[in-house]
RNA sequence: AAAGGGCCAAUCCGUUGAAAGGCGGGGACGCAAAGCCACGGGUCUAAAACCGAUAAAGUUAUGACAGCCGGGCCGCCGAA
Numbered sequence: 001a002a003a004g005g006g007c008c009a010a011u012c013c014g015u016u017g018a019a020a021g022g023c024g025g026g027g028a029c030g031c032a033a034a035g036c037c038a039c040g041g042g043u044c045u046a047a048a049a050c051c052g053a054u055a056a057a058g059u060u061a062u063g064a065c066a067g068c069c070g071g072g073c074c075g076c077c078g079a080a
Base pairs, nucleotide, nucleotide: 006031007030011026012025013024014023015022016021029067035073036072037071039070040069041068042065043064044063049059050058
């Protein structure tokens, strides 16, 4: 390079959650790991808690993001 394919962003509908987000269906921006894993960094949310007037605001992960990066594990084809 090719062949067979695979996944599915934004967004719409439904559902769940305090939220971020997740799940299912539609839909494809893109992806050679956009397969899996929260170990490290980073980012998002802040129910509860703390603080504050009893408010507003603020702080904080035990919540989340693997399509942010690194790392670990597994994986199709091939000129390998």